[in-house]
RNA sequence: GCCAGUUUAGCUCAGCGGUAGAGCAGCGGUUUUGUAAACCGCGGGUCGCCGGUUCGAAUCCGGCAACUGGCUCCA
Numbered sequence: 001g002c003c004a005g006u007u008u009a010g011c012u013c014a015g016c017g018g019u020a021g022a023g024c025a026g027c028g029g030u031u032u033u034g035u036a037a038a039c040c041g042c043g044g045g046u047c048g049c050c051g052g053u054u055c056g057a058a059u060c061c062g063g064c065a066a067c068u069g070g071c072u073c074c075a
Stems, first nucleotide, its partner, number of pairs: 001071007010024004018055001026042005048064005
């Protein structure tokens, strides 16, 4: 330098054009002498960034960035 993949909640990941979700973690409650466990509930997001398409974009297109893997070249 070229190609491919990944980027969504604190963490691990779903969601592939029509209200952004789950598990774990966190907080509150029930229970217990107490802790843990169990159960019930609550909060938490600019969907990496900038543009484009569309009535509507996390989703499609372009550029950029970061990370991962592969290939290649060179003075």